[in-house]
Context: one part of a larger RNA
RNA sequence: AGCGAACGUUAGCGGCGGGCUUAACACAUGCAAGUCGAACGAGAACGGGACUUCGGUCCUUAUUAAAGUGGCGCACGGGUGAGUAACACGUAGGUAAUCCACCCUCCGGCGGGGGACAACUUUUCGAAAGGAAAGCUAAUACCGCAUAAGACCACGUUGCCUUCGGGCAGAGUGGGAAAAGGUAGCCUCUCCUUGGAAGCUAUCACCGGAGGACGAGCCUGCGUCCCAUCAGCUAGUUGGUAAGGUAAUGGCUUACCAAGGCUUAGACGGGUAGCUGGUCUGAGAGGACGAUCAGCCACACUGGCACUGGAACACGGGCCAGACUCCUACGGGAGGCAGCAGUGAGGAAUAUUGGGCAAUGGGCGAAAGCCUGACCCAGCCACGCCGCGUGAGUGAUGAAGGCCCUCGGGUCGUAAAGCUCUGUGGGGAGGGACGAAAACGUCGGGGUCUAAUAGGCCCCGGCCUUGACGGUACCUCUUUAGCAAGCACCGGCUAACUCUGUGCCAGCAGCCGCGGUAAGACAGAGGGUGCAAACGUUGCUC
Numbered sequence: 001a002g003c004g005a006a007c008g009u010u011a012g013c014g015g016c017g018g019g020c021u022u023a024a025c026a027c028a029u030g031c032a033a034g035u036c037g038a039a040c041g042a043g044a045a046c047g048g049g050a051c052u053u054c055g056g057u058c059c060u061u062a063u064u065a066a067a068g069u070g071g072c073g074c075a076c077g078g079g080u081g082a083g084u085a086a087c088a089c090g091u092a093g094g095u096a097a098u099c100c101a102c103c104c105u106c107c108g109g110c111g112g113g114g115g116a117c118a119a120c121u122u123u124u125c126g127a128a129a130g131g132a133a134a135g136c137u138a139a140u141a142c143c144g145c146a147u148a149a150g151a152c153c154a155c156g157u158u159g160c161c162u163u164c165g166g167g168c169a170g171a172g173u174g175g176g177a178a179a180a181g182g183u184a185g186c187c188u189c190u191c192c193u194u195g196g197a198a199g200c201u202a203u204c205a206c207c208g209g210a211g212g213a214c215g216a217g218c219c220u221g222c223g224u225c226c227c228a229u230c231a232g233c234u235a236g237u238u239g240g241u242a243a244g245g246u247a248a249u250g251g252c253u254u255a256c257c258a259a260g261g262c263u264u265a266g267a268c269g270g271g272u273a274g275c276u277g278g279u280c281u282g283a284g285a286g287g288a289c290g291a292u293c294a295g296c297c298a299c300a301c302u303g304g305c306a307c308u309g310g311a312a313c314a315c316g317g318g319c320c321a322g323a324c325u326c327c328u329a330c331g332g333g334a335g336g337c338a339g340c341a342g343u344g345a346g347g348a349a350u351a352u353u354g355g356g357c358a359a360u361g362g363g364c365g366a367a368a369g370c371c372u373g374a375c376c377c378a379g380c381c382a383c384g385c386c387g388c389g390u391g392a393g394u395g396a397u398g399a400a401g402g403c404c405c406u407c408g409g410g411u412c413g414u415a416a417a418g419c420u421c422u423g424u425g426g427g428g429a430g431g432g433a434c435g436a437a438a439a440c441g442u443c444g445g446g447g448u449c450u451a452a453u454a455g456g457c458c459c460c461g462g463c464c465u466u467g468a469c470g471g472u473a474c475c476u477c478u479u480u481a482g483c484a485a486g487c488a489c490c491g492g493c494u495a496a497c498u499c500u501g502u503g504c505c506a507g508c509a510g511c512c513g514c515g516g517u518a519a520g521a522c523a524g525a526g527g528g529u530g531c532a533a534a535c536g537u538u539g540c541u542c
Stems, first nucleotide, its partner, number of pairs: 001541003005538005012388006018381002020346001025344003029341003034072003039069002047060005079299003088224008098216002103212007111145001113143002120135006152175004157170005181204006190197003225271003232262003237259008274296004278289004301322005324335004352378001354377003360374001361372004391421004401412004425483001426479006435469001441463009486531005491512003497526005507514002
């Protein structure tokens, strides 16, 4: 000098930050990932209205709710630091050894069929969780067929490049491989013909291909703690051939062959540890650390495994095993806060079971919108930094009182009182934000697609609407000096001295050391010094 601090005494306000460093201990409860009816089939009830033979029926609720099929998302965002001394991270490269959903640009397509399974109905098992059987049905779900400019595979071929493994580009032959519709509108063409459609238009989707962007995988050089009281380590071990596997290289895996590979420039073993940008300190070199914020990694009760998918071996998905907790009709089941709050425990120690999607961002959706404990805010805590206040001016009979005294006086001390003012913070009253840009809708104008003065898309302008914080910040008026100062120290280091009590006792102490009858060092008082809403102590780092 610093701190994610803690403890003691004290405490007025505000702004901006920070807040389980310990038990990766166990968790009650609520919320934290949904969305799309413009992909699809089916479809209630309450309530309201009408009728009624009073049993009920019809309309609305309802393009509904709840659920199901399907699509996209759930691999992001959020948490934690256990493990990891490693291509984990940092930095510089490589990938002729690779992938990339959604997004953007360009090219080429979107023809014609089929059979199911949920939901639902019925039956049935079970205490429950959850199943089983039969029957019905739709799709952008699933499966054949057609078509194939590209693309892929095989064969042979030309040119260029090459790390000599191969790669890129071009022409050729053969082979297998694709798709899905939805919404809004229209009558120019075809068919029926008020009008509608399998037709046309717009738009959102769908399929194949090329390029881009974004993201990811893999490989390599260098750097990255302590112990040699760890000196030898290694059989998939090191290399080769072949095969498998992967998006992809590779002992990644397997079979066979060879006997290699690493190591005092520290292998192997043990301990410790997430890494970095950075933070603290220091003149620097260096040392220590890695909270908040940002990048990367790893993990999700413990261990293992795969499925789906563009991507996971997946925190709030699945299966198996284990420990623990809970339910049970004892047959069997359920769960995973290192998400946000919150509880217990541990600990010197660390907050609310709050508000809102208004903003920013994300998911889905054509959109309206829905979801979002991300986020934005509020609450608690002097935990930190910064700012402000607790009054200002004047006032000497140097009042009273306290303390000291050589009894003359000195000091607290312009301090108080008194007088004149001010009004920050606090109280009262009134006004009152920025953060909001929009989107959607609508009106007007222009362009484009088109048969079209429908409609869609793009641009410009006008109008409408949206604030959790919050009646907060801020502003104005008003009120009264009225409500707001403590803590540590005073022997030397080190700024600050006397009296009383005590008598090697009680006690103090960071070091030196004080205390045994005149203690500036203990305790109290008066006075002083330092800092101040804080001041000290302890711990840790330089």